[in-house]
The part of an RNA shown here (large-subunit ribosomal RNA, domain I) has 494 nucleotides and comes from Kaistia terrae.
Context: one part of a larger RNA
RNA sequence: GGCAUUCGGUGGAUGCCUUGGCGCUAAGAGGCGAUGAAGGACGUGGUACGCUGCGAAAAGUUACGGGGAGCUGCGAACAAGCUUUGAUCCGUAAAUAUCCGAAUGGGGAAACCCACCUCGUAAGAGGUAUCGUGCACUGAAUACAUAGGUGUACGAAGCGAACCCGGGGAACUGAAACAUCUAAGUACCCGGAGGAAAGGACAUCAACAGAGACUCCGCUAGUAGUGGCGAGCGAACGCGGAUGAGGCCAGUGGUUCAUGUGAGACAACCGGAAGGACUUGGAAAGGUCCGCCAUAGUGGGUGAUAGCCCCGUACGGGUAAUGCGAACAUGGAUCCUUGAGUAAGGCGGGACACGUGAAAUCCUGUCUGAACAUGGGGGGACCACCCUCCAAGCCUAAGUACUCCUUAGCGACCGAUAGCGAACAAGUACCGUGAGGGAAAGGUGAAAAGCACCCCGACAAGGGGAGUGAAACAGUUCCUGAAACCGGAUGCCU
Repeated sequence: GGCAUUCGGUGGAUGCCUUGGCGCUAAGAGGCGAUGAAGGACGUGGUACGCUGCGAAAAGUUACGGGGAGCUGCGAACAAGCUUUGAUCCGUAAAUAUCCGAAUGGGGAAACCCACCUCGUAAGAGGUAUCGUGCACUGAAUACAUAGGUGUACGAAGCGAACCCGGGGAACUGAAACAUCUAAGUACCCGGAGGAAAGGACAUCAACAGAGACUCCGCUAGUAGUGGCGAGCGAACGCGGAUGAGGCCAGUGGUUCAUGUGAGACAACCGGAAGGACUUGGAAAGGUCCGCCAUAGUGGGUGAUAGCCCCGUACGGGUAAUGCGAACAUGGAUCCUUGAGUAAGGCGGGACACGUGAAAUCCUGUCUGAACAUGGGGGGACCACCCUCCAAGCCUAAGUACUCCUUAGCGACCGAUAGCGAACAAGUACCGUGAGGGAAAGGUGAAAAGCACCCCGACAAGGGGAGUGAAACAGUUCCUGAAACCGGAUGCCU
């Protein structure tokens, strides 16, 4: 030095676990905001770093209800206190609510600076942005007026996950290149609204028989078509389902708002059955024996696996005030008399499955421009016959879409390199001027019983005894503890 056996170190795989995630179901809710939001800054505790709560009345104040023995949030303790004269805690309703932020008195490099008016002895309190609408008062050029100005009342604004409607609107890509085309009216930007939105009560389809608003789903059907007839795009009629509702234009109406009466639902919470002995063990819920309950044998916990130990579960009960609220009543507001610069046509575009095509139909930038129910539109150029409907006014629930959020539940979903980026002080640490990027990191034990005391050592670190414990090779770097890698001992070989 090598090999083998063995004992250790290091390391943190594996197994087991789960406080966290993921997906879905059923209900609820579908908004918050000038009565100052969302989100923050700074404070706030006896000691107080982070989180949580709260706001100078600051881990809190008041009232009512619940509850019944402990409590002063968590990491985490000590001190000092509170509480059966009912605390802590839970629910409902209120009070307070610094500063920034739409931020709104002016300014501003957010959380800061500087004002004016009114009231008040003072401390202090209240008001003062902009835009829109209504009303009032004023008021030019310019006589009446109008513009403008001032005041006042009401409203708006900003934020929010997806869903929805409208206005704009790509490219990569595909066509095996590429230009029409596709991707796609997608992504993205802007505006607006609601719990849904949109649409909606035939100037619709159909085919000589008839149907009867709209929306959504399954077929029809990858059909008919469209298409450098390439790549591709792609209906409708009809059928079957979900749902089902029709109204109004001057009135016994629709819609909506307010007020009143007010059925009813909703909280915390309460009751809630039934088991013992022996045995193994550190511990019984395991094993054995004998019982019991069940409208309750879902689930979780308890020193191993518990229907009958605990929390619960089935079932039953409960609710003051405010708030919610079906329905009804009263009052108000709004909706205008059948729809003309409309239908239709020319030119240019767009939408329709339909790329200009034989191209109907719908929308309109521009130029023209009817008829008036004895009328007009449509039936895929156009004409006739026939059939069918009545545009240019308005409203309308349900069926449909979505889930930032709440409650309950479920899973041939994950189990710490998985599952959300995040089971832990996580959008943290850290990186970046910034937009932005973005981690790692779970497990002692049933219980801290977390090693009193002694010894070595530097009044260390670390270790040896002793003690706790079922176990300390469970000692806080703590369950299990693989491999790489490092070493000790023994044997053999060189």
The sequence was found in a public genome assembly.
It matches the Rfam family "Bacterial large subunit ribosomal RNA". Gene Ontology terms of the family: structural constituent of ribosome and ribosome.
Model confidence (mean pLDDT): 82 of 100.